[in-house]
Molecule: transfer RNA
Organism: Clostridia bacterium
């Protein structure tokens, strides 16, 4: 240099060929339980879906460009 994959909550990830409210587990916080802590149970908060532009009535999802990470290859 060429090709491919990935980027969604603090972390690990799901999101079935565009529309239902953007979700799970872990973690954090609050409460229950306990003499107390842990485990366990219930609840709450937390996201401009990597950036930007485009297509569309409508984009996490489709297209272009850019950035970062990983791999294959000359």
């Nucleotide at each position: 240099g060429g090709c491919g994959g990935c980027u969604u909550a603090g972390c690990u990830c799901a999101g079935u060929u565009g529309g239902c409210u953007a979700g799970a587990g872990c973690g954090a916080c609050c409460g229950g339980u306990u003499c107390a802590u842990a485990c366990c149970c219930g609840g709450u908060a937390g996201g401009u879906c990597g950036a930007u532009g485009g297509u569309u009535c409508a984009a996490a999802c489709c297209c272009g460009u850019c950035a970062g990470c990983c791999g294959c290859u000359a």